[in-house]
Context: one part of a larger RNA
Molecule: large-subunit ribosomal RNA, domain VI
Organism: Planctomycetota bacterium
Formats: sequence, structure tokens, C1' cells
RNA sequence: CGUACGAAACUUGAGGGGCCCCUUCCUUAGUACGAGAGGGCUUGGAAGGACGUAGCUCUGGUGUACCAGCUGUCGCGCCAGCGGCACGGCUGGAUAGCUAACUACGGAAAGGAUAAACGCUGAAAGCAUCUAAGCGUGAAGCCUGCCCCAAGAUGAGGUUUCGAUUGGCCUUAGCCAUGAAGCCCCCUGGAAGACUACCAGGUUGAUAGGCCGGGUGUGUACGCGCAGUAAUGCGCUCAGCUAACCGGUACUAACGGGCGACCG
Repeated sequence: CGUACGAAACUUGAGGGGCCCCUUCCUUAGUACGAGAGGGCUUGGAAGGACGUAGCUCUGGUGUACCAGCUGUCGCGCCAGCGGCACGGCUGGAUAGCUAACUACGGAAAGGAUAAACGCUGAAAGCAUCUAAGCGUGAAGCCUGCCCCAAGAUGAGGUUUCGAUUGGCCUUAGCCAUGAAGCCCCCUGGAAGACUACCAGGUUGAUAGGCCGGGUGUGUACGCGCAGUAAUGCGCUCAGCUAACCGGUACUAACGGGCGACCG
């Protein structure tokens, strides 16, 4: 820009893409077969590998904005308590998120038409013949089936819902103002993201921050008391602190501006 009014939502599926794998064991059965050694076709069942998709409940990893312990040194006048630096100073743990080695699932079943092959009926050719007419069976392959994209499929599809304003000039046409549904810019943000897009919100508000409550993690803070010469231990104390998690709460920030419909 188009899809002949302007929008919002849900869809159909022409067409395109993806997937398509393999092994072992049990059973049928030590049966068929075979002198024996050996050893099935087939049927049903069970594990597994690699690959793929999704996820973070579990098991772990990471987690330089969380907690604790420890060393040296410098600083806060000193003690105590803290802070800076030393690879994140070192060490032990760890929320969210992300993640695989973790978890779940997938390849299928089924249908149709076939290949080789095997057949039925059957002439040409009184017989025979799967073929010449006709009719079957039959593959991990083909077309469906499963998953994804998809109406620029210009052949531009379908359904539902929302909106078709009012005033002035003017005989109509037209002009000026107004500006519906809805949308955009902008702003607050996001388990969305290179940008864009997408999604949640913008005071008729829980979108982010703060605050409050909870959870989670760490592991019992500071201070005081008691015991001990002291190091230290015990009590108040399952304490104190706590990121990204779950709720609540307008305290802070979401201010403002624009586009937008009937004759072409």
C1' cells in the first nucleotide's frame, strides 16, 4: 500500500515445513527345520541407546546485589563493633532466574493407493497362462493420519461484536469546526526481547519502586547477664540478617499529545 466504510476478536486451510531411527531381552519355543551342532518365520510383552520438544517438582551446577566463618593490613581517637583492600581475599552454604547430567513426553496406531513378489477368474491359442478385459494380497518407501507456519491463497476467504456524530455557510456539490468504535506516540514495566515486535498497565490504577506481611536461605546477631585468671562457654535466642520469590498496600512514578468512518 492492497484486501472498495472504519475497527476489534476468533477462525477455515489452498499451500509449505517438521517428524520418520535403532538395539537387546522375555514369550510363542529349545517348537518348525536339522543326523547333529545349531536354531527360526510369526505373535504378544518389557527394557534401552541416540535424536527431538517442553520444563525446573526432584538430583545437581551456576548464582561477583543473600547468610555465616577465617587471615593479613589500613581506617573509623582507643576497646568493642564495623568498613575498605588483598582473584568474589580465602572457606562453607544458598533464593529467584538460567541450566543438564535432572524430569516428562514423542517417532506410533490406523486408513488409502502401490513396487518387487504372490494370487483369483480368464481368453487370444478347445489345453496352459497372475493379464490381454476384470478382481485381490502386498513395503521403513508414496498420499493421509501427528506437530508447526499459513488468506499478499491479489482466487486477498469465513464468523461474531463495536462505531456510522453534531453545529455553521451553502440549492446540490462542497467548505469550516466537532472527532465514534478503536489505535498510535509517550510513560510504568515484563518468566517478551539484538532493534523492532509481543504481553501487562497508565489514577475509574497494583505496572514498577518503596513499605508491610509471608516464604526461602544462613544458622543463634548486637548488647547485657552468668560461669571462668583467660581463651571461651551458657542464657535472653529455631536468634539476627535475608536478592531476583508469593501476597497486600496508592507513599513515589505512569505526565502529556495525536490519528481515526459512505461514493473515492